[in-house]
């Protein structure tokens, strides 16, 4: 930079001791313990395995990432449509993870 995916899934455990949800703005976890580490789990992008030229598909979870409050919590820009100080749809952008 390219792609592709983001409405499902995951612990009342230990160790730790105040912060955490990207960043604004909201909103919200949290000492009934936040981060972070250990074990534990979820899922199934790569690899691996079967079938197949291929595209792809099934199975599997040792292995190399990833995840394990809220939809990517939500909005933030555009467009449509309405129930018009506004709500709903769908785009974008913004991020995140894989693989190249």
């Nucleotide at each position: 930079c390219u792609u592709a995916u983001c409405a499902a899934g995951a612990g009342a455990g230990g160790c730790g001791g105040a912060g955490g949800g990207a960043a604004g703005u909201g909103c919200c976890c949290u000492a009934u313990g936040a981060a972070g580490c250990c074990c534990g789990g979820c899922a199934a992008c790569c690899a691996a395995c079967a079938c197949g030229a291929a595209a792809g598909u099934g199975a599997a979870a040792a292995g190399g990432u990833g995840c394990c409050a809220a939809u990517u919590c939500a909005c933030a820009c555009a467009a449509a449509g309405u129930a018009u100080a506004a709500c709903u749809u769908u785009g974008a952008g913004a991020g995140a993870u894989g693989a190249g």
SAM riboswitch aptamer (S box leader) from Metalysinibacillus jejuensis, 100 nucleotides, folded computationally.